About this RNA:
Transfer RNA from Blattabacterium sp. (Periplaneta americana) str. BPLAN, 74 nucleotides, folded computationally. Rfam family: tRNA. By type it is a transfer RNA. It is recorded under the gene name tRNA-Arg-CCT-1-1. Lineage of the source: Bacteria > Flavobacteriales > Blattabacteriaceae > Blattabacterium > Blattabacterium sp. (Periplaneta americana).
RNA sequence: GACUGGGUAGUUCAAUAGGACAGAGCAACAGUUUCCUAAACUGUAAGUUGUGGGUUCGAAUCCCUCCCCGGUCA
Repeated sequence: GACUGGGUAGUUCAAUAGGACAGAGCAACAGUUUCCUAAACUGUAAGUUGUGGGUUCGAAUCCCUCCCCGGUCA
């Protein structure tokens, strides 16, 4: 330098021929239970979907630019 996979909640990941409040597990916090803790159950909060543009009635998803991580080739 060329090609390729990925970047979404604190963390690990979903959501793919665009469809309307972006979800789940774990973790956190609160409650129930218990003499207390753990476990279990219930609930709550947590996201400008890497940046900036574009297309569209509508974008995590399509297009362009750039940044970061991994891989292949030279």